Model confidence (mean pLDDT): 87 of 100.
Predicted 3D model of a 107-nucleotide RNA (SAM riboswitch aptamer (S box leader)) from Pseudolysobacter sp.
It was read from a public genome assembly, where an Rfam model found it.
It matches the Rfam family "SAM riboswitch aptamer (S box leader)". About the family: The SAM riboswitch is found upstream of a number of genes which code for proteins involved in methionine or cysteine biosynthesis in Gram-positive bacteria.
[in-house]
RNA sequence: AUCUCAUCCAGACCAGCCGAGGGACAGGCCCGACGAAGCUGGGGCAACCGCCAUGAACGUGGCUGGUGCCAAAUCCUGCGAGGCAUAACCGCCCCGAAAGAUGAGAG
Numbered sequence: 001a002u003c004u005c006a007u008c009c010a011g012a013c014c015a016g017c018c019g020a021g022g023g024a025c026a027g028g029c030c031c032g033a034c035g036a037a038g039c040u041g042g043g044g045c046a047a048c049c050g051c052c053a054u055g056a057a058c059g060u061g062g063c064u065g066g067u068g069c070c071a072a073a074u075c076c077u078g079c080g081a082g083g084c085a086u087a088a089c090c091g092c093c094c095c096g097a098a099a100g101a102u103g104a105g106a107g
Stems, first nucleotide, its partner, number of pairs: 002106007013042005021031003025078004043070003048066002050063005074099001079096002082093003
């Protein structure tokens, strides 16, 4: 690389350097010189793993060591089923899948 499992409508930003892009992909729609991406420092959120307590177990509570994260639901849609609505589209609701992200494990 790849595979498996879990989760994804909650939450959390300042400063310095730099200087034009960024939001995975495509379409849309947004963010961005009132400073994008990146790097650094500090701060924060959360609680997957971990640790502690309790417990027969499921679990519950605590801590924050390893990760992760800090515009918008994974920003929305993308493929398929169902419902509403329409003359037909557009559209709305809902379920599942795919893709992606993060963690844990396998390799």